[in-house]
Context: one part of a larger RNA
RNA sequence: UAUGCUUGUCUCAAAGAUUAAGCCAUGCAUGUCUAAGUAUAAACAAAUUUUUACUGUGAAACUGCGAAUGGCUCAUUAAAUCAGUUAUAGUUUAUUUGAUGGUACCUUGCUACAUGGAUAACUGUGGUAAUUCUAGAGCUAAUACAUGCUUAAAAGCCCCAACUUCUGGAAGGGGUGUAUUUAUUAGAUAAAAAACCAACGUGGGAAACCACUCCUUUGGUGAUUCAUAAUAACUUCUCGAAUCGCAUGGCUUGUGCCGGCGAUGCUUCAUUCAAAUAUCUGCCCUAUCAACUUUCGAUGGUAGGAUAGAGGCCUACCAUGGUUUCAACGGGUAACGGGGAAUAAGGGUUCGAUUCCGGAGAGGGAGCCUGAGAAACGGCUACCACAUCCAAGGAAGGCAGCAGGCGCGCAAAUUACCCAAUCCCGACACGGGGAGGUAGUGACAAUAAAUAACAAUAUAGGGCUCUAUGGGUCUUAUAAUUGGAAUGAGUACAAUUUAAAUCCCUUAACGAGGAACAAUUGGAGGGCAAGUCUGGUGCCAGCAGCCGCGGUAAUUCCAGCUCCAAUAGCGUAUAUU
Numbered sequence: 001u002a003u004g005c006u007u008g009u010c011u012c013a014a015a016g017a018u019u020a021a022g023c024c025a026u027g028c029a030u031g032u033c034u035a036a037g038u039a040u041a042a043a044c045a046a047a048u049u050u051u052u053a054c055u056g057u058g059a060a061a062c063u064g065c066g067a068a069u070g071g072c073u074c075a076u077u078a079a080a081u082c083a084g085u086u087a088u089a090g091u092u093u094a095u096u097u098g099a100u101g102g103u104a105c106c107u108u109g110c111u112a113c114a115u116g117g118a119u120a121a122c123u124g125u126g127g128u129a130a131u132u133c134u135a136g137a138g139c140u141a142a143u144a145c146a147u148g149c150u151u152a153a154a155a156g157c158c159c160c161a162a163c164u165u166c167u168g169g170a171a172g173g174g175g176u177g178u179a180u181u182u183a184u185u186a187g188a189u190a191a192a193a194a195a196c197c198a199a200c201g202u203g204g205g206a207a208a209c210c211a212c213u214c215c216u217u218u219g220g221u222g223a224u225u226c227a228u229a230a231u232a233a234c235u236u237c238u239c240g241a242a243u244c245g246c247a248u249g250g251c252u253u254g255u256g257c258c259g260g261c262g263a264u265g266c267u268u269c270a271u272u273c274a275a276a277u278a279u280c281u282g283c284c285c286u287a288u289c290a291a292c293u294u295u296c297g298a299u300g301g302u303a304g305g306a307u308a309g310a311g312g313c314c315u316a317c318c319a320u321g322g323u324u325u326c327a328a329c330g331g332g333u334a335a336c337g338g339g340g341a342a343u344a345a346g347g348g349u350u351c352g353a354u355u356c357c358g359g360a361g362a363g364g365g366a367g368c369c370u371g372a373g374a375a376a377c378g379g380c381u382a383c384c385a386c387a388u389c390c391a392a393g394g395a396a397g398g399c400a401g402c403a404g405g406c407g408c409g410c411a412a413a414u415u416a417c418c419c420a421a422u423c424c425c426g427a428c429a430c431g432g433g434g435a436g437g438u439a440g441u442g443a444c445a446a447u448a449a450a451u452a453a454c455a456a457u458a459u460a461g462g463g464c465u466c467u468a469u470g471g472g473u474c475u476u477a478u479a480a481u482u483g484g485a486a487u488g489a490g491u492a493c494a495a496u497u498u499a500a501a502u503c504c505c506u507u508a509a510c511g512a513g514g515a516a517c518a519a520u521u522g523g524a525g526g527g528c529a530a531g532u533c534u535g536g537u538g539c540c541a542g543c544a545g546c547c548g549c550g551g552u553a554a555u556u557c558c559a560g561c562u563c564c565a566a567u568a569g570c571g572u573a574u575a576u577u
Base pairs, nucleotide, nucleotide: 001573002572003571004570005569009448011446015441016408022406023405024404026403027402028401031065032064037062038061043057044056063427072361073360074359082282083281084280086278087277088276091275092274097270098269099268101266111242115146116145122138123137125135126134127133156176157175158174159173160172163169164168177239179235181233182232183231184230185229186228201212202211203210204209219226241264243263244262245261246260249258250257251256284332285331286330291323292322293321298320299319300318301317302316303315304314305313336358337357338356340351341350342349343348363384364383366381367380368379386397388395389394414439416438417437418436422435423433424432425431454483455482456481457479458478459477460476461475462474463473464472465471466470490510491509492507494506520566521565522564523563524562525547526546531561533560534559535558536557542549543548
């Protein structure tokens, strides 16, 4: 693990892995809205007092986000996965959290108090046998898609340079945000002293000359061509908010200026959540597998391409390498790896499909779109194998999600209820979730422990004791005797439990005398606890793991009685220790 017989209670609980990663009818399992993107629903609700673009709720639809998580399965896979370990100075990262952003115009007539054109829902006309198929026409939105201004002052730096009294000094003009690509530069520093030359600075000087000072910023790492900064250019020129809600105030009287708290969004840096690669060490059986690999990359180099990035990852050109009895290469595995499980002196042996971590896969291969993230399958496109509807022209499909069905088999549950808990997703306190929870099935395992307890009487003992043919006391059995007490199994008002129930725990009322509320499964020659009882059978029927039993007194068969073992369980088969 399966199966046979049996089964009262409480708790707990595995469960179509093994065989067919075989096939699937039906239903569901991923959707989502706040004050805060978009409402003229010819939807609802409310008014009132008129003038109004609206102002509440809100189907639908556009937009945004999610759908790469979760759940399932174990087919592949043997230095692969995986585990521990160490890296990314070799990379990407939606979201979270913290920072960050004054430079746009190129030149004199204007949108910056706000630019442009669409499209859905909607209306209406239609097509097809048919689908979550869609065509034509008519409208109308944006945080959709596009376009596109504003913003100060000064300094510094670089380039050009009018004018010159030629020792020198310079008005003025242009460029200078961020991102991209390339090149260049800085990104320093082991220590001490003296002399000379030239130039320069400061002070003293008319000058010759004298005196003084070499005073000057540089982050981080074990380590970088790092961070960072600068220069020259480069670019189908990235970003630098034409967004939304709630409050409405101050200065001032122009229809002006200033302004709060949030929401959403963008750039770059970090952070977080991760991811992707890589370092070292470690794996079952097999030699009836001894050589393997390589111009169709095998091993290395140089360069380029591709990539988020390192790398024969790919290409070109070179070199001839690389592995191996310390078992390469090949084959097998009823092989996903590990945490773990069983066994138990120690050492070991066997198992690990299965709830946690990692991997792989969605009928088989392959390719791809979208996206921060997929080589996604409850996405798409082909092919192969299956297979559904059809009006025969076409169309649709993927349960190794949850239920359920067929098949396969020794072998495995309900087409149930719910988002109340735990969490996840979303624009979100509100919606959704077969994730998950709750019941149902369930002798997979595991826990606690009913089926009686007590007394009297009678009988038979035992120990102790005394006044000893007997009494007392403490007991042990037996009993078609008698007695009341106790209780749940079950039934059940109720409350509790719960999302709602159920069950449990509580609890009124019922509920025990043998004929019940009745315990079984295997055994009774030995191993091995327990019969030389009775009847039947007669080497037959049968039992018996093994030895053996049975041929007319069967301790072993078939039965009755009695007894033994374990007991709500016990037997059998198989695997394993």
The part of an RNA shown here (small-subunit ribosomal RNA, 5' domain) has 577 nucleotides and comes from Mrakia blollopis.
The full RNA is in RNAcentral, with records from SILVA.
Rfam family: Eukaryotic small subunit ribosomal RNA. On this family, see Yusupov et al., Science 2001: "Crystal structure of the ribosome at 5.5 A resolution".
Model confidence (mean pLDDT): 80 of 100.
NCBI's taxonomy places the organism under Eukaryota, Fungi, Dikarya, Mrakiaceae, Mrakia.